The RNA shown here (c-di-GMP-I riboswitch aptamer) has 85 nucleotides and comes from Thauera humireducens. The sequence is in RNAcentral, with records from ENA. The model forms 95% of the base pairs in the Rfam consensus. Model confidence (mean pLDDT): 87 of 100. NCBI's taxonomy places the organism under Bacteria, Betaproteobacteria, Rhodocyclales, Zoogloeaceae, Thauera.

RNA sequence: UUUGGACAAGGGCAAACUUUGCGAAAGCAGAGGGCGCAAAGCUUCUGGGCUACGGCGAUUUCGCUAUGCCAGCAGGGCUGCCGGC
Numbered sequence: 001u002u003u004g005g006a007c008a009a010g011g012g013c014a015a016a017c018u019u020u021g022c023g024a025a026a027g028c029a030g031a032g033g034g035c036g037c038a039a040a041g042c043u044u045c046u047g048g049g050c051u052a053c054g055g056c057g058a059u060u061u062c063g064c065u066a067u068g069c070c071a072g073c074a075g076g077g078c079u080g081c082c083g084g085c
Stems, first nucleotide, its partner, number of pairs: 004085001005082001012037002017032006035072001041078003045075003048070003054065004
């Protein structure tokens, strides 16, 4: 110094589920919880995924559509703790 990340130290985050609130939903936020995570910190730039209030088309229930979401789906970008070998 950090490409690799140590059965290291001190800490950090927090899945499912429960609950309260917001939302049309996906989902988000608070509290409990703890599956996991070395970027599970930030960012929709790229791909992917979810939802479909409204809109458009059909008219039987349906189909399409993001302007709504997912960073704990992957890649990219930015930032960052420790530090054995």